Source information
This is a predicted structure of a 350-nucleotide part of an RNA (small-subunit ribosomal RNA, central domain) from an uncultured prokaryote.

Context: one part of a larger RNA
RNA sequence: CUGGGCGUAAAGCGCGCGUAGGCGGUUUGGUAAGUCGGAUGUGAAAUCCCAGGGCUCAACCUUGGAACUGCAUUCGAUACUGCCUCACUAGAGUAUGGUAGAGGGAAGUGGAAUUCCGGGUGUAGCGGUGAAAUGCGUAGAUAUCUGGAGGAACACCAGCGGCGAAGGCGACUUCUUGGCCGAGGACUGACGCUGAGGUGCGAAAGCGUGGGGAGCAAACAGGAUUAGAUCCCCUGGUAGUCCACGCCGUAAACGAUGUCAACUAGCCGUUGCGGGUAUUUAACUUCUUAGUGCCGUAGCUAACGCAUUAAGUGAACCGCCUGGGGAGUACGGUCGCAAGAUUAAAACUC
Numbered sequence: 001c002u003g004g005g006c007g008u009a010a011a012g013c014g015c016g017c018g019u020a021g022g023c024g025g026u027u028u029g030g031u032a033a034g035u036c037g038g039a040u041g042u043g044a045a046a047u048c049c050c051a052g053g054g055c056u057c058a059a060c061c062u063u064g065g066a067a068c069u070g071c072a073u074u075c076g077a078u079a080c081u082g083c084c085u086c087a088c089u090a091g092a093g094u095a096u097g098g099u100a101g102a103g104g105g106a107a108g109u110g111g112a113a114u115u116c117c118g119g120g121u122g123u124a125g126c127g128g129u130g131a132a133a134u135g136c137g138u139a140g141a142u143a144u145c146u147g148g149a150g151g152a153a154c155a156c157c158a159g160c161g162g163c164g165a166a167g168g169c170g171a172c173u174u175c176u177u178g179g180c181c182g183a184g185g186a187c188u189g190a191c192g193c194u195g196a197g198g199u200g201c202g203a204a205a206g207c208g209u210g211g212g213g214a215g216c217a218a219a220c221a222g223g224a225u226u227a228g229a230u231c232c233c234c235u236g237g238u239a240g241u242c243c244a245c246g247c248c249g250u251a252a253a254c255g256a257u258g259u260c261a262a263c264u265a266g267c268c269g270u271u272g273c274g275g276g277u278a279u280u281u282a283a284c285u286u287c288u289u290a291g292u293g294c295c296g297u298a299g300c301u302a303a304c305g306c307a308u309u310a311a312g313u314g315a316a317c318c319g320c321c322u323g324g325g326g327a328g329u330a331c332g333g334u335c336g337c338a339a340g341a342u343u344a345a346a347a348c349u350c
Stems, first nucleotide, its partner, number of pairs: 004321003007304002012318001014201004021194003025088002029084003033081002035077008049065006091191001092188003096183001098181001103177007110154001115149007125136002162169002206247006215241002220236004258317002262313002274295002279290001299306002323350003332343004
């Protein structure tokens, strides 16, 4: 380089935006770069191939031809690609008036519950477990009533439901802000798809500075269990969990399934994959559009299974894989305050 692959065997970047590059709708005319054809020149000789000849044959030597698939110049062709150009509206987008939504950010407010504090009633236990003990309690606990403080999370609604590119998002109100969807068909006129580098977002844990700290709870302490128990169980309990700003950049970041558009059930013919669920619009009866699950035909698959939300069919572009271990490690580079992340081998061994 070719070839084969990437749901589960090795393999889809965690997810967007986007540069270069690659690819790109319908149409008029031009050009002739790619493309195709002819001619000329050249493509040394030897080698290879074909037909002969010479060493007794052969290897070998030798004559002629073909070939040298290439390059340059020139004359033509114009279907496709490229470039220039006249246009178009089916892709893409803008505008109008609408729908739904835990989409994002900021501010404010609310009730239930836990804990703590003050006061009242009240008395000997409470708590916890398989059973106990540590622990709390006559300095009055637990229980119960009332008042207050503070922090965190928002029961029911709740759903195989909704929104978001992913991570993710759930009390209520206000402000602000992004996107999707349907209708009509006014406007622009290919403005598109993908995307190496780059750049932004990115759960939890962790880090820095300053706050906050109710509950829970790594570490830790004590009590049990046990042969032992550096565990599971119990009583406590600090970081942390929360907020602001900054960093980290990783996850079974999963649908273990990259993004984008098209097609499908033999063909023709009037229809279209079929059935059921839930949501929104247009319609108000079907039909249709967009999303979200389930079953299943063809087809595919090693099988499991997937099946219009494909893992089916044929395209565009990117990423990745190449026996197990060593190893996602060492060294070096880059990034980071650190923890570490990223890029990424070899010896050796089976």
Model confidence (mean pLDDT): 83 of 100. The RNAcentral record of the full RNA draws on ENA.